The part of an RNA shown here (small-subunit ribosomal RNA, 5' domain) has 525 nucleotides and comes from an uncultured bacterium.
Its Rfam family is "Bacterial small subunit ribosomal RNA".
The RNAcentral record of the full RNA draws on ENA, Greengenes and SILVA.
Context: one part of a larger RNA
């Protein structure tokens, strides 16, 4: 000098940033991922409308999916993002630089071509059954952008010819033949949105390699799918990734193997630098989601709020059997020196779905708590000597210190209290609509939207009013005296103080340093 700090004393305000470093310990409760009716059958609930019954009527009841809509269900997209944590990992995990002639790619953009015909089911609903529950099961009916079949089809796939060009090797590209296989879906407000195949792009990912990236040699040998080959399997793709066979290799004092420790980087702290130390907040990457294992679905997961199995723990049970996973946001217990609210809003930014309106969003934006940090402001300013009183001290009729300090006079009003006004953040936004044309763009019009917040800020009124402490004073080290104590009580970072005149202990006065903080402790340079 620094800190995600803690402890002691003290404490007025604001802005900005920060806040479980320990038990990757266990978790009550609520919320954190839904959305689309412009894909579908429908109608549980709500509103409207029609019809009927009762009634003079109001109204009540029944019925009809006719309309607005819509629980559950089928279907699509999303749930692999966003958010958390740092356990594991010494590794191509990360950083940096390359390669893929060995690869994938939902949504988005551009281009080429196409969108013809048919079929059988199934959920919901209905009728049953079993079960304490979780839930399961049988029968019958029905739809689709769900599923399947046929057609059409190449610049796509597979097989097979010919020619040309190129590359660091395997090889790649272009042109030209033949054969084989493979597709689709509609909806609606009639203007759009979609669907299928192929090629290219963008964003994203996968794989491989060079170099860099801890400690210990009181770890010296390690290795059998081990190292390589041939053939296959598997994968989006290369590869002992896996398998059969063959060979006997491969790594290692330039530190293999083993053990311990550890997420990596951008960065941060310190230092003149070289270097040393750290990796909290923010950003990028990785890994994990009660522990261990596994796959399914999907463009993408071997999936935090999905599935299955095993284990441990907690809970429910009718004892037969079931349910759960906060290292999401709050919050609770425990651990600990120690770390916050079971808050508000989707207004902005961003994300998912949707034509849109919109819905969802503990992402985010705000508010709350905490001197835990940095910065800023204030606790008044000018004058004022009878140098008052009090207190302290001395060489004591007196002096010196406290001290311009106070009183008192004049002034100001940051801050404070009250009152009045009152934001930016909101637009090239959304929606509706008009015109133009290049048909999704441009120009214009209308209308709407602020959690924070009646906050910030501004103005006015009042009144010095509402606001100073902490540590130290032997030397290092700025700052000295009196009393008490008497090797006691105590101090102390080092040297060292204290046994009767202690500037070193305790108190008073005074002084010094810093100041809404000041000291102590811990750690790093």
């Nucleotide at each position: 000098g620094a800190u995600g700090a803690a402890c002691g004393c003290u404490a007025g305000c604001g802005a900005c940033a920060g806040g479980c470093u320990u038990a990757a310990c266990a978790c009550a409760u609520g919320c954190a991922a839904g959305u689309c009716g412009a894909g579908g059958g429908g109608c549980a609930g709500c509103g409207g409308g029609g019809a009927g019954u009762a009634g003079c009527a109001a109204u009540a009841c029944u019925u009809c999916g006719c309309c607005g809509g819509c629980g559950a269900c089928c279907g699509g997209c999303g749930c692999a993002c966003g958010g958390g944590u740092g356990a594991g990992u010494a590794a191509c995990a990360c950083g940096u630089g390359u390669g893929c002639a060995a690869c994938c790619a939902c949504c988005c953009c551009c281009g080429u071509a196409c969108c013809g015909g048919g079929a059988g089911a199934u959920a919901a609903c209905c009728c049953g059954c079993g079960g304490a529950a979780a839930c399961g099961u049988g029968g019958a009916c029905u739809a689709a952008u769900a599923u399947c079949c046929c057609a059409u089809a190449a610049g796509a796939c597979u097989c097979u010819g010919g020619a040309g060009c190129c590359g660091c090797a395997u090889g790649g590209c272009u042109c030209u033949g033949g054969a084989u296989u493979u597709a689709a879906a509609a909806u609606c407000c009639c203007g759009a949105u979609g669907g299928u195949a192929c090629g290219g792009g963008a964003c994203g990912g996968g794989c491989a390699c060079g170099c860099g990236c801890g400690a210990c040699a009181u770890u010296a040998g390690g290795u059998a799918g081990u190292u390589g080959g041939c053939g296959g399997g598997g994968u989006a793709a290369c590869g002992g990734c896996c398998c059969a066979c063959c060979a006997a290799g491969c790594c290692g004092a330039c530190g293999a193997u083993g053990u311990c420790u550890a997420g990596g980087g951008g960065u941060u702290c310190u230092g003149a630098g070289a270097g040393g130390a750290a990796g909290g907040u923010c950003c990028c990457c990785c890994a994990c989601a009660c522990u261990g294992g596994a796959a399914c679905u999907g463009a993408g997961a071997c999936a935090c709020g999905g599935u299955c199995c095993a284990g441990g723990c907690u809970c429910c049970u009718a004892c037969g059997g079931g349910a759960g996973g906060c290292a999401g946001c709050a919050g609770u217990g425990a651990g600990g020196a120690a770390u916050a609210u079971u808050g508000g809003u989707c207004a902005a930014u961003g994300g998912g779905c949707g034509c849109g309106a919109g819905c969802c969003u503990g992402a985010a934006c705000c508010a709350g708590c905490c001197a835990a940090g940095u910065c800023g402001c204030g606790u008044g300013a000018g004058g004022g000597a009878a140098g008052a009183a009090u207190g302290g001290u001395c060489u004591a009729u007196g002096g010196c210190c406290u001290g311009u300090a106070a009183a008192c006079c004049u002034c100001u009003u940051u801050u404070g209290u009250c009152a009045a006004g009152g934001a930016a953040g909101a637009a090239u936004a959304a929606a509706u609509u008009g015109c133009a044309c290049g048909u999704g763009u441009g120009c214009g019009a209308u209308c709407u939207u602020g959690c924070c917040a009646g906050u910030a800020c501004u103005u006015g009124a009042c009144g010095a009013a509402u606001a100073a402490g902490c540590a130290u004073c032997g030397g290092c080290u700025a700052a000295c005296u009196c009393c008490g104590u008497g090797c006691c009580a105590g101090c102390a970072g080092c040297c060292g103080c204290g046994g009767u005149a202690a500037u070193a202990c305790g108190g008073g006065g005074g002084a010094u340093g810093c100041g809404a903080g000041c000291g102590u402790u811990a750690u790093c340079c």